């Protein structure tokens, strides 16, 4: 001095997933706050096709190509989108492009109704501009 690896504490990130009260005690139960998602009128759109090989929601996670598969899947290359310390623009790097739920049924959609508030990470590109906010 560097690296690994444990713990505590700030601080940040993807996400809606936070803070407050009262009871509890160890992450529990109820309750508001906010933030987030369905479902639901008039207008409006849709009113065509097809015949189950259904349709839909959450979410950035769509969709194409090639191989391997009897299939079900399962590799790889890309890509629609998406992210990385206040907000944009630029230049440059690194990444993700899943999972999951409804149950034949849901356009939108005022009033009204019903639910979620999880879980996984991080030590840097301390680039350049411009606007704005706060400390001092």
């Nucleotide at each position: 001095a560097g690296g690994u690896c444990a713990u505590g504490g700030a601080c940040g990130c993807c996400g809606a997933a936070u803070c407050c009260g009262c009871g509890a005690c160890c992450c529990c139960g109820c309750g508001g706050a906010a933030c987030c998602g369905g479902g639901g009128a008039c207008c409006c759109a849709c009113c065509u096709c097809c015949c189950c090989u259904g349709g839909g929601g959450u979410g950035a996670a769509u969709c194409a190509g090639c191989g391997c598969c009897c299939g079900c899947g399962c590799g790889c290359u890309g890509u629609a989108g998406g992210g990385c310390a206040c907000u944009u623009c630029c230049u440059g790097g690194c990444c993700c492009g899943a999972a999951c739920c409804c149950g034949u049924c849901a356009g939108c959609u005022a009033a009204c109704c019903c639910g979620g508030u999880a879980g996984g990470c991080g030590g840097c590109a301390c680039g350049g501009a411009a606007g704005c906010c706060g400390a001092g």

The RNA shown here (c-di-AMP riboswitch aptamer (ydaO/yuaA leader)) has 136 nucleotides and comes from Planomonospora parontospora subsp. sphaerica. The sequence is in RNAcentral, with records from Rfam and Ribocentre.